[in-house]
RNA sequence: ACCGCUUGAUCCUGGCGGACCCAACUGCUAUCGGGAUGAGACUAAGCCAUGCGAGUCGUGCGUUUCCUAGCCACGUUGGAGACGCGGCAUACGGCUCAAUAUCAUGUGGCUAACUUAGCCUUGGGACGGAGACACCCUCGGGAAACUGAGGUCAAUUUCUGAUAGAUGGGGAGGCCUGGAAUGGUUCCCCGUCCAAAAGGAACUGAGAACAUGCUUUCAGUUUCGCCCAAGGAUAGGGCCGCACCCGAUCAGGUCGCUGGUGAGGUAAUGGCUCACCAAGCCUAUAACCGGUACGGGCCGUGAGAGCGGGAGCCCGGAGAUGGGCACUGAGAUAAGGGCCCAGGCCCUACGGGGCGCAGCAGGCGCGAAAACUCCGCAAUGCGCGAAAGCGCGACGGGGUCAUCCCGAGUGCCGUCCGCUGAGGGCGGCUUUUGCCUGGUUUAACCAGCCGAGUGAAUAAGGGGAGGGCAAGUCUGGUGUCAGCCGCCGCGGUAAUACCAGCUCCUCGAGUGGUUGGGACGAUUAUUGGGUCUAAAGCGUCCGUAGCCGGCCGGAAAAGUUUUCCGUUAAAUCCAACGAUCCAAUCGUUGGGCCGCGGGGAAUACUCUUCGGCUUGGGGGCGAGGGAGGUCGGCGGUAGUCUCGGGGUAGGGGCGAAAUCCUAUAAUCCCGAGAGGACCACCAGUGGCGAAGGCGGCCGACUAAAGCGCACCCGACGGUGAGGGACGAAAGCUGGGGGAGCGAACGGGAUUAGAUACCCCGGUAGUCCCAGCUGUAAACGAUGCUGGCUAGGUGUUGGGACGGCCACGAGCUGUCCCAGUGCCGCAGGGAAGCCAUUAAGCCAGCCACCUGGGGAGUACGGUCGCAAGGCUGAAACUUAAAGGAAUUGGCGGGGGAGCACCACAAGGGGUGAAGCUUGCGGUUUAAUUGGAGCCAACACCGGGAAACUUACCAGGAGCGACGGUUGGAUGAAGGUCAGAUUAAAGGUCUUACCGGACUAGCUGAGAGGAGGUGCAUGGCCGUCGCCAGUUCGUGCCGUGAGGUGUUCUCUUAAGUGAGACAACGAACGAGACCCGCACCCUUAGUUGCCAUCGGAUUCCCUCGGGAUUCCAGGCACACUAAGAGGACUGCCCACGCUAAGUGGGAGGAAGGAACGGGCCACGGCAGGUCAGUAUGCCCCAGAUCUCCUGGGCCACACGCGAGCUGCAAUGGAUGGGACAAUGGGAUCCGACCUCGAAAGGGGAAGGCAAUCCUCAAACCCAUCCUCAGUUGGGAUCGAGGGCUGUAACCCGCCCUCGUGAACAUGGAAUCCCUAGUAAUCGCGUGUCAUCAUCGCGCGGUGAAUACGUCCCUGCUCCUUGCACACACCGCCCGUCGCUCCACCCGAGUUUGGUUCUGGUGAGGCGCGGCCAAUCUUGGCCGCGUCGAGCCGGAGUUAGGCAAGGGGGGAGAAGUCGUAACAAGGUG
Repeated sequence: ACCGCUUGAUCCUGGCGGACCCAACUGCUAUCGGGAUGAGACUAAGCCAUGCGAGUCGUGCGUUUCCUAGCCACGUUGGAGACGCGGCAUACGGCUCAAUAUCAUGUGGCUAACUUAGCCUUGGGACGGAGACACCCUCGGGAAACUGAGGUCAAUUUCUGAUAGAUGGGGAGGCCUGGAAUGGUUCCCCGUCCAAAAGGAACUGAGAACAUGCUUUCAGUUUCGCCCAAGGAUAGGGCCGCACCCGAUCAGGUCGCUGGUGAGGUAAUGGCUCACCAAGCCUAUAACCGGUACGGGCCGUGAGAGCGGGAGCCCGGAGAUGGGCACUGAGAUAAGGGCCCAGGCCCUACGGGGCGCAGCAGGCGCGAAAACUCCGCAAUGCGCGAAAGCGCGACGGGGUCAUCCCGAGUGCCGUCCGCUGAGGGCGGCUUUUGCCUGGUUUAACCAGCCGAGUGAAUAAGGGGAGGGCAAGUCUGGUGUCAGCCGCCGCGGUAAUACCAGCUCCUCGAGUGGUUGGGACGAUUAUUGGGUCUAAAGCGUCCGUAGCCGGCCGGAAAAGUUUUCCGUUAAAUCCAACGAUCCAAUCGUUGGGCCGCGGGGAAUACUCUUCGGCUUGGGGGCGAGGGAGGUCGGCGGUAGUCUCGGGGUAGGGGCGAAAUCCUAUAAUCCCGAGAGGACCACCAGUGGCGAAGGCGGCCGACUAAAGCGCACCCGACGGUGAGGGACGAAAGCUGGGGGAGCGAACGGGAUUAGAUACCCCGGUAGUCCCAGCUGUAAACGAUGCUGGCUAGGUGUUGGGACGGCCACGAGCUGUCCCAGUGCCGCAGGGAAGCCAUUAAGCCAGCCACCUGGGGAGUACGGUCGCAAGGCUGAAACUUAAAGGAAUUGGCGGGGGAGCACCACAAGGGGUGAAGCUUGCGGUUUAAUUGGAGCCAACACCGGGAAACUUACCAGGAGCGACGGUUGGAUGAAGGUCAGAUUAAAGGUCUUACCGGACUAGCUGAGAGGAGGUGCAUGGCCGUCGCCAGUUCGUGCCGUGAGGUGUUCUCUUAAGUGAGACAACGAACGAGACCCGCACCCUUAGUUGCCAUCGGAUUCCCUCGGGAUUCCAGGCACACUAAGAGGACUGCCCACGCUAAGUGGGAGGAAGGAACGGGCCACGGCAGGUCAGUAUGCCCCAGAUCUCCUGGGCCACACGCGAGCUGCAAUGGAUGGGACAAUGGGAUCCGACCUCGAAAGGGGAAGGCAAUCCUCAAACCCAUCCUCAGUUGGGAUCGAGGGCUGUAACCCGCCCUCGUGAACAUGGAAUCCCUAGUAAUCGCGUGUCAUCAUCGCGCGGUGAAUACGUCCCUGCUCCUUGCACACACCGCCCGUCGCUCCACCCGAGUUUGGUUCUGGUGAGGCGCGGCCAAUCUUGGCCGCGUCGAGCCGGAGUUAGGCAAGGGGGGAGAAGUCGUAACAAGGUG
């Protein structure tokens, strides 16, 4: 002092969790010492076996036992007990915390209302007489406990007389204390009561007695005791102020209750008790009731304020199994005394008795939970005693337990091995500690201290390693399983998160966990919070108590401040010093203990009181404004209905319809009337009202506010718990009224359904009167009041002062006051936003909030006729729920722009047929696998006869390098013959050759078209024929982020121009590169041949033409290198003088000329592990490799892409023209020849501008004449040919024959904007052979837009969002299943508590009788208190419960689609 968790990201609100301290229990682990005010408190104040825990005194007395020493006196002793009488103590000490919410405790006072044994001080006194009972003796009862009768005797035992004294009444006068006599003191009279131990001991002196005995008297001194009085001290009793937990879902309580008079009682006051009288007393400042709880000093935590605890130690209280009662005594209503009742236990001879561990040990029980049936009175204390002393489970010691605090240790050095490790070997050192032992210490041990010996020996764990949080992206296992996790979250085959190993981190004789408390939490806010939207302002006003209160002066001194005194126990706390080696701990001294009481002083502020003031407030007067309220009257349009008239077939309604009305005359038009509701225009972010709310006109009554005047009062004020009043709509009660509208309801549609939206009807209601209800998103989601803090601009009411004037209640301007809006500074706020009408800065008062859900629910109370309102929880559940804003995405939101994978205008197709081909499906031994909207389907270059080939059937083969096994008694390998087989020394039979290895086992390795494209690289497709995507600096914002990239114009374009808190830049676009179109230059072989020259052949109309060659040339064409050319450059118009656009000129080409290449940041878990590469997993006599055959070619069917057609723009036959790209050595092959052809046999040339291959549509001519044809060619038959080992499954070609469907193709759908579509052929790739395929090439060559955003989409801006896996999103409710807690519940059951009736042990008081010498006892009666028991009533808490009810949580259930976008009906 913070950190993690809501989000794609952000800021905030808010909770949950973590880290810290303390306590108890617990897991694992553990060497030692010191200290402790640690250890059956928490649950059972439950029950207890056994032992001990209170005695002592012989210097009070009697009797008695034993031991001992003595004595005829110079002597008459000493000790240990026992029983009893007597005295003191046993009311202390020790234990516990049940009760108790109270004078119990704390603190401070009072007692003029009191007591106090023992102790201290002072004063006085102690004189006579008498009696009894224990022990003992005798005799009884009883099992025992115990007890009865008789007799003797002592005292410091008891009684009595005296003296002293006390007390009541009356009287007298002083004095003392004191604030005040009712107190004290003195005297007189009367009444009543009434002290003592002339004792004990010691010494001295004098006397008496003394052996069946061993004592006694007197005097003196000292000492211990005794009585009275006063004072003190100590210990208490009583009273009072203040402090003293929670609940209002406890609001009224009380009958001795409140007071008085008198009496009783007590140490003493008092209703403490009683009789009588009065009717009081307490309570919102919380009475009464209920719950909980001993209180404090202190303790834990915290910076503090606080919060929590209060067991142990100390002080006080209370209790002793539950309850009651008295006696004794100075003191008790008595823990180890008594009586009684209850319950429990024990003994018993059944008659009767006994006991009380919340003392110390110990036991049982309860529990998560807690020690030895130890030693000692040596110390400190207490009781008794003159003392010595005795007693003490108080206390002092020891034992057990890591309960807490403090301290120490578990080794150190060198060298070697090892990886600079881990660890180990060797050598050396030390001995705290351990073990053993001698002293000292101690009451005795323990521990400690002083020594000797031994030996590194005897001693390290717990938790964690994804984040928070310190420490692994190491290995193995597991595979949304097992499990972990406080929270977030890990785990679905490469888990840094599970289980282990290794390593590391942290604390350390401890370390983790669970539960409780504190802090963190400013998440209860006094210090120190909030309430527009996150939780939170009562719907509004009035007002009681309370709280707060303007200016000036006087007094007083309650609050306040200051000083002094007393107290605030000790311990605790702080400081200094000291003791134990240090520390914990302990001691001494000082301080403090924040509080209370008393005395003195001060008087600014607050309070109180007195006097004054006017600014707050109120009143008065004046002129205006207003849908303010209540009541009454009057009016207006529309709609409906009725009547009359006119008029005819439809009307109405909707997206489209239908139900409905209408032939008994509707709708429509005109006129008259009835009845109810409402009040257009004016009308306005205008007015009024506290809010709800208020709207035709007029009147009556009534209220409030503002303005102006400054006439009166003189603080009269503010807020407001309770309380009261008002309070929309709906609803309720009673009575009216009812035109329109219209829940419910009926019908028609829509729909999968439609209990809805739409339509046709329609009841309550809506309206009025009287009453009730009391709630709304009753909202400005913003309580009321007062003050302060920049402005600007509207508007309403009033006023002041100007200007104009038509003189009007006119127009217009400035200022002031009051209201009501918008914008905006400072400031505030999480932001949105608020901002003199605050959400700013202050003051006062009230209400309310404290995570989400459960829940505004349950129960209780209260209000209401009911519906329901107000008040208002908990269990349980959950890590979020939420606010504001940001970026995207989306919308059955909006606005721009764009595209023939969009439309429109057109052209041609597909979809029908046959065939080809791919896919699905089916089939099959196998029909291998992949690809699946665009972006799979003539795709994997995928035209598969074997191969390919991955599939199926059958057969065969293979493991480098090790280990092991076998092997010169012969391994591997090879082989004749036979069998098997499709075939095969593959295997088998039999035999031979061979000469060193060996797949039988185990490691390891080739290989894998086996798996995973969701582990990957690379490549590709697609968004994208798009125009976007970013950065630097600056600026804005708390931040995510924004700006730039927006706006306007423009462009094919984020192309450019202008504006702008942006200025620049990058990747894209463009530029660039290639091809093509024009021109020029250069270069001419293998290309070309115009002109010129020569030669050859053919034709000839003799003019010439054509062909070939040579020479020659580079003019043309062509080839391939370079340069030019096009740039809105020029003109006009539009546009802003821009960018640019429209038109034109020139030009081969005009606005990117045309066509390609390239194609951004990125997205898709797009495709590919079957091209190759590659991680992991898998196969290992097979998923590897080879061979033969088959399959990929199947075929009821569906889909895609094509080819050929359906014909006359055609077909057939014959003739004639014109290309380009390319390819060629196991190749292209001219040419010749054979064949009808496919093709065969020869063969020049060509490694290529040289040789080879080179069109068809088209044109001309003829035939066909609209037919299933001379269209169409499928299918099938026959005969040939080619390739190849091989054409059966399953190739291609030729010829002849056969001659199917098909006559322009439904819904739907594809492509295309110019050399394009359409159409025609050619080349090439694949290739042994085989194209209707792919890629190219040229030939012929159109139609229609020059637009638009309607459909499909794309880009940009904007808007809403509860989406962010991003609409294939999110999400709601019923029903079904399982679990959990709760509510109601007929009843049933167990406690607590109050009142009451009966009975009643026992206590107390009075009276009588009897007995007794006395004390006293017994019996009876009356009165009173009264435990317990039985019963009744009330109240409160808990358990169980048929059944009922909702709630929460669960896996992928069912039905719909309510909400979020205009969510498809806001």